This is a predicted structure of a 76-nucleotide RNA (transfer RNA) from a Dehalococcoidia bacterium.
Lineage of the source: Bacteria > Bacillati > Chloroflexota > Dehalococcoidia.
It matches the Rfam family "tRNA". The family's RNA type in Rfam is transfer RNA.
[in-house]
RNA sequence: GCCGAGGUAGCUCAGUUGGUAGAGCACAGCUCUGAAAAAGCUGGGGUCGCCGGUUCAAGUCCGGCCCUCGGCACCA
Numbered sequence: 001g002c003c004g005a006g007g008u009a010g011c012u013c014a015g016u017u018g019g020u021a022g023a024g025c026a027c028a029g030c031u032c033u034g035a036a037a038a039a040g041c042u043g044g045g046g047u048c049g050c051c052g053g054u055u056c057a058a059g060u061c062c063g064g065c066c067c068u069c070g071g072c073a074c075c076a
Stems, first nucleotide, its partner, number of pairs: 001072007010025004019056001027043005049065005
């Protein structure tokens, strides 16, 4: 340098055909208990990597860039 996969909550990941973003774990509160653990209920938490474009509407489509992983190539 080329090709492919990926970047979404603190972590691991969903998100279908473009239609107002979710689960599990973690965290906080409550119930339960003598107390804790477990369990149950409730809640907080997101510029969807960045910048543009298309569209009534973009996590999703298009272009550029950054980062991670894998493969190939190059390298006096």